Source information: Predicted 3D model of a 160-nucleotide RNA (c-di-AMP riboswitch aptamer (ydaO/yuaA leader)). The model forms 96% of the base pairs in the Rfam consensus. Model confidence (mean pLDDT): 77 of 100.

[in-house]
RNA sequence: UUAAUAUGUUGGCCGAAUUUCUACCGAAAACGGGGGAACCGAUAUUUAGGGGUGAAUUUCGCUGCUUCACUUGCAUUGCGCCUGGUGAAAAAGCGAAUAGGGCAGACCGCGCAAGCCCGAAUCCGUCAGCUAACCUCGUAGGCCUUUGCAGCAGGGACCA
Numbered sequence: 001u002u003a004a005u006a007u008g009u010u011g012g013c014c015g016a017a018u019u020u021c022u023a024c025c026g027a028a029a030a031c032g033g034g035g036g037a038a039c040c041g042a043u044a045u046u047u048a049g050g051g052g053u054g055a056a057u058u059u060c061g062c063u064g065c066u067u068c069a070c071u072u073g074c075a076u077u078g079c080g081c082c083u084g085g086u087g088a089a090a091a092a093g094c095g096a097a098u099a100g101g102g103c104a105g106a107c108c109g110c111g112c113a114a115g116c117c118c119g120a121a122u123c124c125g126u127c128a129g130c131u132a133a134c135c136u137c138g139u140a141g142g143c144c145u146u147u148g149c150a151g152c153a154g155g156g157a158c159c160a
Stems, first nucleotide, its partner, number of pairs: 011144004018029004030139006040129001049127001050124004058097005066089006073081002100118004107155002109152002111149004
């Protein structure tokens, strides 16, 4: 000097996942989720289960754990064989697309264009359409910025 890591503060992003009070047990507000009448809708729940949260659905290709059928050979009273071949299905994985979703160089919301990224995971447990009253649950986790154009009318914050 550079880089990385850790801690604190500040400013932001995805997301409902924030704020305040407190005796630190919890409570309230706010923002979200689920269940739940009538009316309406649905006539398919039948392991081919079904359903929820979420943007995260769907299609194709490669590969093929595994299973089934036929057949060559071998053996048997019979069951068969890690004996070769053919065909079908197919877990998981990889790749390419895709419905859909996201992206402060400076408060938030709305438009256009281009660019970049995501397109997961998980829960309920045989059970749930919508749904007023009512009942009930959550307030995590993970990260660090995209540029340009044209404006609009509101809200919020700060200062005087």